[in-house]
Molecule: transfer RNA
Organism: marine sediment metagenome
RNA sequence: GCGCCUGUAGCUCAGUGGUGGAGCGCACCCCUGAUAAGGGUGAGGCCGAUGGUUCAAUCCCAUCCGGGCGCA
Repeated sequence: GCGCCUGUAGCUCAGUGGUGGAGCGCACCCCUGAUAAGGGUGAGGCCGAUGGUUCAAUCCCAUCCGGGCGCA
């Protein structure tokens, strides 16, 4: 330099046009003599950035940025 994959909660990942989710973690409560385990409630996201398409974009398109793999 070229090609491909990838970026969503603190972490690991779903979601692929129509209200952003799960597990773990965190906070509070219940349970217990206490702890662990278990149960309940909640907080935490402008979905990497900018533009475009669309009535509507995390999702489609372009460029850029970060990460990974391959080729040279």